Notes
This is a predicted structure of a 103-nucleotide RNA (SAM riboswitch aptamer (S box leader)). The sequence was found by an Rfam model in a public genome assembly.
RNA sequence: UUCUUAUCAAGAGUGACGGAGGGAACAGGCCCUACGAUGUCCGGCAACCUGCCGCGUAUGCGGCAAGGUGCUAAAUCCUGCGGGUAACACCGAAAGAUGAGUG
Numbered sequence: 001u002u003c004u005u006a007u008c009a010a011g012a013g014u015g016a017c018g019g020a021g022g023g024a025a026c027a028g029g030c031c032c033u034a035c036g037a038u039g040u041c042c043g044g045c046a047a048c049c050u051g052c053c054g055c056g057u058a059u060g061c062g063g064c065a066a067g068g069u070g071c072u073a074a075a076u077c078c079u080g081c082g083g084g085u086a087a088c089a090c091c092g093a094a095a096g097a098u099g100a101g102u103g
Base pairs, nucleotide, nucleotide: 001103003101004100005099006098007097008096013042015041016040017039021032022031023030026080027079028078029077043072044071045070048068049067050066051064052063053062054061055060076095081092082091083090
């Protein structure tokens, strides 16, 4: 990097470093941020994979959180395309993110 598949409205800091922008990309909104953001470390959350334990006919269900990831403002911050509505709401798609598998 290709493809397949599952999930994406829950949860997670009064810490340390650092010092200017940040919320994936484009556009439009709306927000966060010197009361210190983004980021790194630590801490934490979660339970996708491995592992362990229990139940079970079971490729299932439940538990633990040691290992591999992941995540840790706002729904994936919202909209953009299609359906739907008087307008909202709502449903789906696309795009994206993450895991597992795969060429």